RNA sequence: AUCUGUUAAAGGUAAACCCGGGCGAAAGACGGGCACGCAAAGUUACGGGUCUAAAGAGCGGAAACUCUAAGGCUGCGGGUCUACCAUA
Numbered sequence: 001a002u003c004u005g006u007u008a009a010a011g012g013u014a015a016a017c018c019c020g021g022g023c024g025a026a027a028g029a030c031g032g033g034c035a036c037g038c039a040a041a042g043u044u045a046c047g048g049g050u051c052u053a054a055a056g057a058g059c060g061g062a063a064a065c066u067c068u069a070a071g072g073c074u075g076c077g078g079g080u081c082u083a084c085c086a087u088a
Base pairs, nucleotide, nucleotide: 002088004086005085012038013037017033018032019031020030023028036075042081044079046078048076049073050072051071056067057066058065
């Protein structure tokens, strides 16, 4: 430097659910508990996918409905960059 992730050890992360509030229109994020999992479940919304639809647009008498990401999701895949331990 590269391959691999079978075993062990050190360490990391933390789904669902529950609780919280001077976040947010929502999706969701955040803090606490817990432990389904993860060998990149580390980074990055770059491409696909997906969630939401406040503002805006359409329609309408109104309500409703439809479209739309500039808002989210990396624990849905792919790509990018980086890294611990072990083995070869």

This is a predicted structure of an 88-nucleotide RNA (c-di-GMP-I riboswitch aptamer) from Sulfurirhabdus autotrophica. The source organism's lineage runs through Bacteria, Pseudomonadati, Pseudomonadota, Nitrosomonadales and Sulfurirhabdus. The model forms 94% of the base pairs in the Rfam consensus. The RNAcentral record of the sequence draws on Rfam. Rfam family: c-di-GMP-I riboswitch aptamer. Rfam describes the family as follows. GEMM was predicted in a large-scale screen for bacterial structured RNA regulatory elements.